Transfer RNA from a Bacteroidota bacterium, 73 nucleotides, folded computationally. RNAcentral holds the sequence, with entries from ENA and MGnify. It matches the Rfam family "tRNA". Rfam describes the family as follows. Transfer RNA (tRNA) molecules are approximately 80 nucleotides in length. By type it is a transfer RNA. The source organism's lineage runs through Bacteria, Pseudomonadati and Bacteroidota.
RNA sequence: GGUCCAGUAGCUCAGGGGAUAGAGCAACAGUCUUCUAAACUGUGGGUCGAAGGUUCGAAUCCUUCCUGGAUCA
Numbered sequence: 001g002g003u004c005c006a007g008u009a010g011c012u013c014a015g016g017g018g019a020u021a022g023a024g025c026a027a028c029a030g031u032c033u034u035c036u037a038a039a040c041u042g043u044g045g046g047u048c049g050a051a052g053g054u055u056c057g058a059a060u061c062c063u064u065c066c067u068g069g070a071u072c073a
Stems, first nucleotide, its partner, number of pairs: 001072007010025004018056001027043005049065005
């Protein structure tokens, strides 16, 4: 340098044109307990890597760029 894959919550990931963007773990609060842990209930946390385009409508499709990875040379 070429090709391909990935980028969504603190972490691991789902969602592949239309709902208020979700789950598990983690954090915080409550219940329970002598206390802690466990269990149960709840709460907060996201401008979906960046910019532009297509569309009535984009996390999702297209283009470029950025970051990480695999492979070829």